[in-house]
RNA sequence: UACUUAUCAAGAGAAGCUAAGGGAUUUGGCCUGAUGACGCUUCAGCAACCUCUGUGUAAACAGGAAGGUGCUACCUCCAACAAGAUUUUAUUCUUGAGAGAUAAGAA
Repeated sequence: UACUUAUCAAGAGAAGCUAAGGGAUUUGGCCUGAUGACGCUUCAGCAACCUCUGUGUAAACAGGAAGGUGCUACCUCCAACAAGAUUUUAUUCUUGAGAGAUAAGAA
């Protein structure tokens, strides 16, 4: 880097350094940021994918958090494509697809 499977409305922030943008990409919207965002480091926390313990043939269930990741504004911040519902014909809602993120696997 592309592939497969699963999940994505819950949860969880302080300090130091830095300095102007940031919320993945494009467009539109909505937010956020000198009361210092984003990023990096340290510590803390959340969760429980891998993992650990127990039951079990297995599937699965219960519990833990030592270890490998991940995460700690806004539903993946919202929409975009398709179908359906509703409609004051403006919108709004639902489902799916696509894109993306994370984990595990295999190449």
Overview: Predicted 3D model of a 107-nucleotide RNA (SAM riboswitch aptamer (S box leader)) from Sporosarcina sp. P13. The sequence was found by an Rfam model in a public genome assembly. Taxonomically the source falls in Sporosarcina (Bacteria, Bacillota, Bacilli, Caryophanaceae). Its Rfam family is "SAM riboswitch aptamer (S box leader)". The family is grouped with related families in Rfam's "SAM clan".